Predicted 3D model of a 107-nucleotide RNA (TPP riboswitch aptamer (THI element)) from a Deltaproteobacteria bacterium. It matches the Rfam family "TPP riboswitch aptamer (THI element)". Its family is annotated with thiamine pyrophosphate binding in the Gene Ontology. The model forms 96% of the base pairs in the Rfam consensus.
[in-house]
RNA sequence: CUCAGUCGCUAGGGGAGCCUCCGGGCUGAGACGGGUCGCGCCGAGCACCCGAACCCUUCGAACCUGAUCCGGGUCGUUCCGGCGUAGGGAAGCGGCGGGGACGUCUC
Numbered sequence: 001c002u003c004a005g006u007c008g009c010u011a012g013g014g015g016a017g018c019c020u021c022c023g024g025g026c027u028g029a030g031a032c033g034g035g036u037c038g039c040g041c042c043g044a045g046c047a048c049c050c051g052a053a054c055c056c057u058u059c060g061a062a063c064c065u066g067a068u069c070c071g072g073g074u075c076g077u078u079c080c081g082g083c084g085u086a087g088g089g090a091a092g093c094g095g096c097g098g099g100g101a102c103g104u105c106u107c
Base pairs, nucleotide, nucleotide: 001100002099003098005096006095007094008093009092010091011057012056013055014054017026018025019024032051033050034049035048036047038046039045063088064087065086069082070081071080072079
């Protein structure tokens, strides 16, 4: 100087489904809480915002698009697989400890 590993700091990115007898149950890292003088047939619900937790940050399947997609399975679902070497997608610094390269000195 550089590179795998690991930890931390700061910053950034992201999603929130299905079933229900409403008690709860399923998958998942995560399905949480609050707010709106927003929408709505004022109901169910939807949208947006804030916060928590969690995951991910270019070595990038976190997440988005394709997608009202294809196959399988399920009471049902973004449940599983395909699509997927597709198209997008958010990074810097430091500590520890090791590997490698180069230079200098000594023998």